[in-house]
Molecule: Glycine riboswitch aptamer
Organism: soil metagenome
RNA sequence: CCCGCGGGAGAGAGUGGAGCUUGCUCCACCGCCGAAGGCGCAACCGCCCCGGAAACGCUCAGGCAAAAGGGCCGCGGG
Numbered sequence: 001c002c003c004g005c006g007g008g009a010g011a012g013a014g015u016g017g018a019g020c021u022u023g024c025u026c027c028a029c030c031g032c033c034g035a036a037g038g039c040g041c042a043a044c045c046g047c048c049c050c051g052g053a054a055a056c057g058c059u060c061a062g063g064c065a066a067a068a069g070g071g072c073c074g075c076g077g078g
Base pairs, nucleotide, nucleotide: 001078002077003076004075005074006073007072012030014029015028016027017026018025019024020023031064032063033062037060038058039057040056044052045051
């Protein structure tokens, strides 16, 4: 690093409109979250450059019933 299994938080079942298969999809607007991904700062690592680099910051993307997803953690295998 890859694969399998298990655990895994936060925040709207928001409002209006359209469509249809009637509970989903799309569009607009308002509010919110920070733990896919992305971007920024740099303590630090390193060998001058190049480079790496947070759980901090942003909220582009994503998300705000359940399910799914989910940084990361544990176990097993390659």